């Protein structure tokens, strides 16, 4: 406003009361009140009266509870945020609020905050508590509880006790929905539920039965609060998956030394129990109220009515609980996994794999024997869970309050002055802030802890206690600190009297030297280097004399000497000036120490301006060196170096050691004073500078009254390496650049001190045919042989610097033989065993195919043992078949044994005990001598010992004894052409056994009285007499799987076995080791002399004969001091050749022969005739040898049928030269130095460039977010002003109050402008990290081959180079 059934509302009438005007009287605090009169207006429902109770309403007071507001203290990171602020700070007045207040406004003043961190940026709700930790702490704030804030992002008010209001209103924004396009609607950060995002988080459940809340008189209604249930092993707790017996230790699995072991009493099997789950039945607490009915008591009241209070009885309420409890039943039945097993860390084997696949928390596993990967078996751990990941604390004393450091490991500002701050001497008094004691209040509950109690136990829950380490208040104490006051002199400072000094500044002065100029003398070089050259010089240099000019620096003194805060300071004089030391009870009276910020000083280089410029000298030019040489060296040379003024502000600005005070053993030296004293030596004392050294300290080195010791005070700095003193920001600077100063990313280290080695273009000592001195070779030639390479069907394979290469191989035509081609065999060429078969079997004449092996046919034809009936049976051997297995010179020497090489016959390598050191380790073993020697002596914190050296052993040199054949022959005898030929001898030689001898024993000298060395005597031999065997701890993953042995792997009708042929012998080329030569010290011919050590029976073979010869025939003798091989050769004598590619040299080739052997074609040796190559002494380089050696000469042996042997191993003959030194080359030993090496210098390692990949920085810009400021617009709304319109109903007029409307201030979102900040992205640019084997050099580590490094400046492909100053690391 509309509607109308009404008691609502409206109209009309009405008044003693109600309202109004006017008048009269009285009172008054002068606002008004009381009484009366006239007039006007206005009210009333469907009856009235009385009593009581409850609720409500209004005013006031108090309580309980709740809230608002103010103050103090506490509360994260960042200074690469240092200045912030205008309502800002205060005042006066006003407004506003429940209330104080710039809360708001006007005016006035110019304040307020900040290094005890303002302002800004980032992050975050706070707390009780929770996790962890011994604690102190650290981290955290989920659940529960207290507080705050917010409710779609922003603004605003309304209502109300309370809101600026989660499920109210208004505005504007974003979003969603409806719409007829005009206009409307919405807000799950309520319970469920949906979508999205994500590694990830539940049911659109039941009930108000309980507790609690709201409304109501109550019944009752509402309540996704709440009570319950559901889902999730998400957590905590409890329970089960059975218990007992059971060995032939079953089967299976796994391992295996093949015996066994293990899984394992585990299973099977036997007996038992019955939790949980399952089936059937039954069932509790949580419930007390309220209400109804009946029935008592009390109060009120006239009342037995009503109402109120309080009892009793009966009835009435369960969502869930319930998959629970109880009873019954059946039955071991339905119920175990996950992780680990190399160390840390409990738990081990096999197979597979082969730096692959993979593992990994850290260290690290995996490249053919993986306890580390994968699987299996086994084992360990935990168990309804187990393991991973993430996060926090712990360990971590690794941010150190408890409780760390800074010489060299990260770390002392380059040095001083000084502000704030921190700390501060002795005595007295006071106060009581700190401090301490007592009391009291508080410290919510929950949690934690203790004791009880309730669910069968526990988790969980309840009760009581303790605790909450804190804070407030009261009382007390007064030692210490603060504070106040008074005082003292020892800290500090001043005065006075002396002293030393390269302390500083300014101005002058001086001589030597370099260079230049002038002149003189002089005449060819000078200069420079490792050597040279560039350069200078006949236009007269260098040299030398005289004079002059100019600049810089100040020799000697000069010194671990002096001064200064440090940088630094050096001729002499004057002036000005700072500090310091000594003496002096002379003064002040704590005036002190340190020092964040701040200020000043601050080497060299560098910069600006102006001078100056002799020498030196970045850059630059030239010459050298070199692969190159943007270097080192040389010749020049500009900035600069010097002065004045101004910047810079850094150094290895170092004692790598901040300043101050005090205390704590000594010794010694130097500088400056004082005392004692006539003076001096000396002694005492203060101060400064060194060395040495004890306690203590230190990781050690070291330090040690000049601390790095013991304490106190203050400041600075550190927290793994790299990235990086970089980027960015700020600030300073003219610039160069300085100061402050990160992160991403990446690594498992980076680093210190010391130890042992190894190494050094470090040092010292010593040794060796290492060099030197010598002699002879190799490298050149031809040939032999081994190797590489190449070739080949195969040229088997091994050895690889020394230390492989005439090596294994002391014998490749077949064989060997491992290789190739072809042909064969398959239990096999060989060993062992099992099973079955076998008398015409085993064996086997002969024959066929074949190259052989092999395959086939097959006359003949057995043996042994046992039993026995003499017929036979069985067994063995053999054979056949088959199964186990054989076999492999196939692979791995980097899985191994054994053996060997090499350093090296070098003198070393170790141990026990002791001592020193935290330790690694040292000492011994070093030092002085000496030796061949770690040999010996002396010395000695070492004393001893072992393996090596030496010795013992063999051989050779002398002698003796014994023995005397096969050897010997002096004397005696015999004998021959001759000969020990014979008798004999036992002397000699010799043989071969045993002894002797040589030990620095003797003498001298030297030496330490030693060891020993040198010389000598004697001696056959002299200092180990010569030679050999003998090889320490170890090194080289040295060599060998092909001597042998052997693990693993591999082959098994072949990678085994047999056989024929071929190959190992190839040949453009290269290398090693040798032989023969190139000739006259020789070749050739003739004659002639002298060895030793060996071999010989399938053997050596004499004399004789044949052959030119090789050789042949033949065979005496000999198993050997007897016989034989067997003539030794060089030598000596004589002859010849005459310097030549030869009478040198012998290769090559042709012919003819011999021998071995089945067999000499591939592929043997020898003889003879002929042929007659290269080669005339060898480049660079390189080897051996020090005495009976080198050189040279021949002889023998093994292997072996023969031999490619000139090889190898031995033997004797002749027989030198040189050196007595250790500079150098090589190697080795000891001591010592340095080291960034330890796979040990063939080490390590730096930078550019190239490639890949990752993160970061800069960058024209582009994009997005945060944030403050100015201006514009200005919603809602409060407030203010205005309000002529509205506040009605008969007409008209007026007042109060209210409203609509309008205007204004403020005002969100929005717009706009210039900032600021963060993030993303960005062509391109920059450096950085990382990445098995890329390029260039060689910077550093050793004296790193130019000592390195620091600062600075210039230059350069790069590491770097150079200048100046500094440091020693």
């Nucleotide at each position: 406003u509309g509607c109308u059934a009404a008691u609502g509302c409206c109209c009309g009438a009405u008044a003693g009361u109600c309202c109004g005007u006017u008048c009269c009287g009285g009172a008054u605090a002068c606002g008004u009140c009381c009484g009366g009169a006239c007039c006007g207006g206005u009210a009333a429902a469907u009856g009235g009266u009385a009593a009581u109770u409850c609720c409500g309403c209004u005013c006031g007071u108090g309580g309980a509870g709740g809230g608002g507001u103010c103050c103090a203290a506490g509360u994260c990171c960042u200074a690469u945020c240092a200045g912030c602020u205008u309502g800002u700070u205060g005042g006066u007045g006003a407004g506003g609020u429940a209330a104080c207040g710039g809360c708001u406004c006007a005016c006035c003043a110019a304040g307020g905050c900040c290094g005890u961190g303002a302002c800004g940026g980032g992050u975050a709700g706070c707390c009780g508590g929770a996790c962890u930790g011994a604690g102190a702490g650290g981290u955290u704030g989920g659940c529960c509880g207290g507080c705050c804030a917010c409710a779609u992002g922003g603004g605003a008010a309304c209502u109300g006790a309370g809101a600026c209001a989660c499920u109210g209103c208004c505005c504007a924004g974003a979003c969603u929905c409806c719409u007829a396009c005009g206009g409307g609607a919405g807000g799950c950060u309520g319970c469920a539920g949906u979508c999205g995002a994500g590694a990830a988080u539940c049911u659109u459940c039941c009930g108000c039965a309980a507790u609690g809340g709201g409304g109501g008189a109550a019944a009752c209604c509402c309540u996704g609060a709440c009570g319950g249930a559901g889902c999730g092993a998400c957590g905590c707790c409890g329970c089960g998956u059975g218990c007992g017996g059971g060995a032939u230790g079953a089967a299976g699995g796994c391992c295996c030394u093949c015996g066994g072991g293990u899984u394992g009493u585990a299973a099977a099997c036997c007996g038992c129990u019955g939790u949980c789950a399952c089936a059937g039945g039954u069932u509790a607490a949580g419930a007390a109220a309220u209400g109804a009915u009946c029935u008592g008591g009390g109060g009120u009241c006239a009342a037995u009515a009503g109402c109120c209070c309080u009892g009793g009885a009966u009835c009435u309420u369960g969502a869930c609980g319930a998959a629970g409890g109880c009873c019954u039943g059946a039955g071991a039945g339905g119920a175990a996994g996950c992780c680990a097993c190399g160390g840390c860390u409990a738990a081990c084997u096999u197979c597979g794999u082969g730096c692959c696949a993979g593992c990994a928390g850290c260290c690290g596993c995996g490249g053919u024997a993986a306890g580390a990967c994968g699987a299996a078996g086994g084992u360990g751990g935990c168990a309804a869970c187990c393991g991973u990941u993430g996060u926090u604390c712990g360990g971590a004393a690794u941010c150190a309050c408890u409780g760390g450091g800074c010489a060299u490991a990260a770390a002392g500002c380059g040095c001083a002055c000084g502000u704030a701050g921190g700390c501060g001497g002795g005595a007295g008094a006071g106060c009581a802030a700190g401090u301490c004691g007592g009391g009291u209040g508080u410290g919510a509950a929950a949690u934690c802890c203790c004791u009880c109690g309730g669910c069968c136990c526990a988790a969980c829950c309840g009760a009581g206690g303790a605790a909450c380490u804190g804070c407030g208040c009261c009382c007390g104490a007064a030692a210490c600190u603060u504070c106040u006051u008074c005082u003292c002199u020892u800290g500090a400072g001043g005065g006075c009297a002396g002293g030393a000094g390269g302390g500083g500044a300014a101005c002058g002065u001086g001589g030597a030297a370099u260079u230049c100029c002038u002149g003189g003398u002089g005449g060819a070089g000078c200069g420079g280097u490792g050597a040279a050259a560039u350069g200078c010089g006949u236009u007269g240099a260098u040299a030398u004399c005289a004079g002059g000019a100019g600049g810089a620096a100040c020799a000697c003194c000069g010194g671990c000497g002096g001064c200064g805060a440090a940088g630094g300071c050096g001729a002499c004089g004057c002036u000005c000036u700072g500090g310091u030391c000594u003496g002096u009870u002379u003064c002040u009276g704590a005036c002190g120490c340190u020092a964040a910020g701040g200020u000043g000083c601050g080497a060299a280089a560098g910069c600006c301006a102006g001078g100056g410029g002799a020498g030196c000298a970045a850059a630059c030019g030239g010459g050298a060196u070199u692969a190159g040489a943007u270097a080192c060296c040389c010749c020049g040379g500009u900035a600069g170096u010097c002065c004045u003024g101004g910047c810079c502000g850094u150094a290895a600005a170092c004692g790598a050691u901040g300043g101050g005070c005090a205390c704590u053993a000594g010794g010694u030296a130097g500088g400056g004073g004082g005392g004692u004293c006539c003076a001096a030596u000396g002694c005492c004392u203060c101060u400064c500078u060194g060395c040495u050294g004890g306690a203590g300290a230190u990781a050690a080195u070291u330090u040690a009254u000049u601390a790095a010791g013991u304490g106190c005070c203050c400041c600075g700095c550190c927290u793994g390496g790299g990235g990086a003193g970089u980027a960015u920001a700020g600030u300073c600077g003219c610039a160069a650049g300085g100061c402050u100063g990160a992160a991403a990313c990446u690594c498992a280290a980076a680093g210190g001190a010391a130890u042992u080695g190894a190494c050094u273009g470090g040092g010292g000592c010593u040794c060796a045919c290492a060099c030197a001195a010598g002699c002879g070779g190799u490298g050149g030639a031809g040939c032999a042989u081994g190797u590489u390479g190449u070739u080949u069907a195969a040229u088997u394979a091994g050895a690889a610097g020394c230390a492989a290469c005439g090596c294994g191989c002391a014998g490749a035509a077949c064989c060997u033989u491992a290789c190739c081609c072809a042909g064969a065999c398959u239990u096999g060429a060989c060993c062992u065993g099992g099973u079955a078969g076998u008398g015409g079997u085993a064996c086997a004449a002969a024959c066929c195919c074949g190259a052989a092996a092999g395959g086939g046919u097959g006359c003949g034809g057995a043996c042994u043992c046992u039993c026995u009936u003499u017929u036979g049976a069985g067994a063995g051997a053999g054979c056949u078949a088959u199964c186990a297995c054989a076999g492999g010179u196939g692979u791995u020497g980097c899985a191994u044994g054994g053996c060997u090489g090499u350093c090296g016959u070098c003198a070393g390598c170790u141990c026990g005990u002791g001592u020193c050191g935290u330790g690694a380790g040292a000492u011994g073993u070093c030092g002085g001598g000496u030796u061949a020697a770690g040999u010996c002596c002396c010395a000695u914190a070492a004393c001893g010992a072992g393996c090596g050296a030496a010795a013992c052993c063999c051989u050779u040199g002398u002698c003796a004894u014994u023995a005397g054949u096969u050897g010997c022959c002096a004397g005696c005898g015999g004998g021959u052409a001759a000969a020990g030929c014979c008798g004999g001898g036992a002397a000699c030689u010799c043989u071969a056994a045993u002894g002797a001898g040589a030990c620095u024993g003797c003498c001298g000298u030297u030496g330490u009285u030693a060891a020993a060395a040198c010389g000598g005597a004697g001696g056959a031999a002299g200092g180990u007499g010569g030679g050999g065997a003998c090889g320490a701890c170890g090194u080289c993953a040295a060599g060998u799987c092909a001597u042998c042995a052997u693990g693993g792997c591999c082959c098994u009708u072949a990678u085994g076995u047999c056989c024929a042929g071929g190959g190992c012998g190839a040949c453009a080329a290269a290398c090693g080791u040798g032989c023969u030569a190139c000739a006259a010290u020789g070749g050739c011919c003739g004659g002639u002399a002298c060895a030793g050590a060996g071999g010989g029976a399938a053997g050596c073979a004499a004399g004789a004969c044949c052959g030119u010869a090789a050789g042949g025939u033949g065979g005496a003798g000999c198993a050997a001091a007897u016989c034989u091989c067997a003539c030794a050769a060089a030598g000596c004598c004589g002859g010849u050749c005459c310097u030549a590619g030869u009478u040198c040299g012998g290769a090559u080739u042709g012919g003819g022969g011999g021998c071995u052997g089945c067999a000499a074609c591939u592929c043997g040796c020898c003889c003879u005739c002929a042929u007659g190559a290269a080669g005339u002494u060898g480049g660079a380089a390189u080897c051996g040898c020090u005495a009976g050696u080198a050189a040279u000469c021949g002889c023998g042996g093994a292997u072996c049928a023969g031999c490619c042997a000139c090889g190898c191993c031995g033997c004797g003959g002749u027989g030198a030269a040189u050196g007595u030194g250790u500079u150098c080359c090589u190697g080795a030993g000891c001591c010592u130095u340095g080291u960034a090496c330890a796979c040990a210098c063939c080490g390590c390692c730096c930078g550019u460039c190239a490639a890949g990949c990752c993160a970061c920085c800069c960058a024209a810009g582009c994009a997005g977010g945060g944030u403050g400021c100015g201006c514009c617009c200005g919603a809602a709304g409060u407030c203010g002003c205005u309000g002529a319109c509205c506040c009605a109903a008969c007409c008209u007029c007026g007042g109060a109050g209210g409203g609509a409307g309008g205007c204004g201030c403020c005002g969100a979102a929005g717009g706009u402008g210039a900032g600021u900040u963060c993030u993303g992205u960005g062509a391109g640019g920059g450096g950085g990290a990382c990445u098995a084997a890329g390029u260039c050099g060689u910077a550093a580590c050793a004296a790193g081959g130019u000592a390195g490094c620091c600062g600075u400046a210039g230059g350069g492909g790069a590491a770097c180079c150079u200048g100046c100053g500094g440091c020693u690391g």

Predicted 3D model of a 1369-nucleotide RNA (small-subunit ribosomal RNA) from a marine sediment metagenome. It matches the Rfam family "Bacterial small subunit ribosomal RNA". The literature on the family includes a 2001 paper in Science by Yusupov et al., "Crystal structure of the ribosome at 5.5 A resolution". Rfam links the family to the GO terms structural constituent of ribosome and ribosome. The prediction has a mean pLDDT of 84.